Source information: Model confidence (mean pLDDT): 82 of 100. This is a predicted structure of a 73-nucleotide RNA (transfer RNA) from an uncultured Clostridia bacterium. It matches the Rfam family "tRNA". Rfam describes the family as follows. Transfer RNA (tRNA) molecules are approximately 80 nucleotides in length.
RNA sequence: GGGGCAUUAGCGCAGUUGGGAGCGUGUUACACUGGCAGUGUAAAGGUCACGGGUUCGAAUCCCGUAUGCUCCA
Repeated sequence: GGGGCAUUAGCGCAGUUGGGAGCGUGUUACACUGGCAGUGUAAAGGUCACGGGUUCGAAUCCCGUAUGCUCCA
C1' cells in the first nucleotide's frame, strides 16, 4: 500500500428480500420468604461507530472516514 470481517443498551449478542429496534445478563422498584439467596412482575437505559448520498421510508443499499482483528505485498 491492497483485500476481507467486525462496530446495535453497562457487558455479551440477534436483527442483512428496506417499513415493529430486540434477546440474555446486569441495574432500579415492587411482590413472594422471618431474613439472605432465589423466583416472578414492571421500569429505566440506544444520535444502530462517524459524515454524506439514494429512497415516501435506511441498523439494513451506495460512497467516504475512524477503530479493532485478519490475509496478501